[in-house]
Source information: Fluoride riboswitch aptamer (crcB RNA motif) from an Acidobacteriota bacterium, 65 nucleotides, folded computationally. It matches the Rfam family "Fluoride riboswitch aptamer (crcB RNA motif)". On this family, see Zhao et al., Nat Chem Biol 2017: "An excited state underlies gene regulation of a transcriptional riboswitch". The coordinates come from a structure-prediction model, not an experiment, and the mean pLDDT is 80.
């Protein structure tokens, strides 16, 4: 001097808050991500506020009153 690993910490995993918990990125500030179907491409359709479970807010849909 390089790489790679384990603690720790910070971001992140298609809209909003919180818990636990997984994956990814990073710790030389860039990097992880930035949904799905059709189409060459314009473009047009579709599903969800979760990675995942749970709870709250916001939102559509059927019922009842």
């Nucleotide at each position: 001097g390089u790489c790679a690993g384990a603690c720790c910490g910070g971001g992140u995993g298609a809209u909003g808050g919180a818990g636990u918990u997984c994956g990814c990125c990073c710790g030389u500030u860039a990097a992880a991500c930035u949904c799905c179907c059709u189409g060459c491409a314009g473009a047009g359709g579709g599903u969800g506020a979760u990675g995942a479970c749970u709870c709250c807010u916001g939102u559509c849909c059927g019922c009842c009153g």